[in-house]
Molecule: Bacterial RNase P class A
Organism: Alphaproteobacteria bacterium
RNA sequence: UCAGAUGGCCGGAUAGUCGCUGCCUGCGCAAGCGGGGAGAGGAAAGUCCGGGCUCCACGAAGACACGGUGCCGGGUAACGCCCGGCGGGGGCGACCCCAGGGAAAGUGCCACAGAAAGCAAACCGCCUUGUGCUUUGGUAUCAGGGUAAGGGUGAAAGGGUGCGGUAAGAGCGCACCGCGCCCCUGGCAACAGGGGUGGCAUGGUAAACCCCACCGGGAGCAAGACCAAAUAGGGGUGACGCGCGUGGCGUCUUCGACAUGUCGCCCGGGUCGGUUGCACGAGCGUUCUGGCAACAGGACGCCUAGAUGAAUGGCUAUCGCCUUUUGCGCUUGCGCGAAUGAGUACAGAACCCGGCUUACAGGCCAUCUGACCAA
Repeated sequence: UCAGAUGGCCGGAUAGUCGCUGCCUGCGCAAGCGGGGAGAGGAAAGUCCGGGCUCCACGAAGACACGGUGCCGGGUAACGCCCGGCGGGGGCGACCCCAGGGAAAGUGCCACAGAAAGCAAACCGCCUUGUGCUUUGGUAUCAGGGUAAGGGUGAAAGGGUGCGGUAAGAGCGCACCGCGCCCCUGGCAACAGGGGUGGCAUGGUAAACCCCACCGGGAGCAAGACCAAAUAGGGGUGACGCGCGUGGCGUCUUCGACAUGUCGCCCGGGUCGGUUGCACGAGCGUUCUGGCAACAGGACGCCUAGAUGAAUGGCUAUCGCCUUUUGCGCUUGCGCGAAUGAGUACAGAACCCGGCUUACAGGCCAUCUGACCAA
């Protein structure tokens, strides 16, 4: 200097002018006027997870259904999240990715090609016996035996490489690797390393069904509470039942308590108003201690929207950053200046919080990796 990787931050500013909304406060009968201070996000988005909170759950125990997670350890209110490791894969590397338990409980699937894809198999081939021919090197057909080392097909062909051995071959034997079993060492553990021994062999697939371990009641602020007002505590019908029955937010069983009915369908009527829930929080900032870290604890400080058809904006000017063009200077990559621009992103709370995922014009910072060059 170039190319990359990881983490973090900002995402417009200033002035003038006109305007909006909540809260507190002064005046005012009220309408309203004045003062104070405050007024969208890093994702407010998706509604994918986890909760706080509210109501229904009558409560307890067990089972089932359904759904979710899936290596080990830690963090957290909790999680499918985060941190640190292990194993596997990709990359020269910094780093990145993994729906990461079980195939010997069972079932299913492995298309096409190929002889053959779960109990094996022989297409080409290699060796050999019999028969014929023969220049005695061989060769041809048929019948039989042995073989899976070589070739072909395929994502994958029944351990791999090498040596020996054999009629030709094969873990047939041996060495190394791999696999099973046993032991030792290190580690909380996943796991890693080492030693011994054995048969040289029973493929893959579970984001296929399934098995195993763990977790989970339901509905949700349009939850819920209160006030006010109004109508018709309306009419019809069916089922179970009237006390050993029925009822109660996944289902069933058992036990206890409470109530005495419960559930469904059709027709018709009223209210669709107001207050609250509604913001002090698993809150934020700075710093110290502990920890590899996520994070935990201490000290000091801060209070920062609460609307309800939905407020936080409009205009003018100057500047910042950026695209394109161009002039000057010099250290060739920067600095200063001018012009141009229909450039200045994604995007708006609605009970709140912790995450994940997605979108984003442009700019900045830190650390690390690779290549080249110079000293």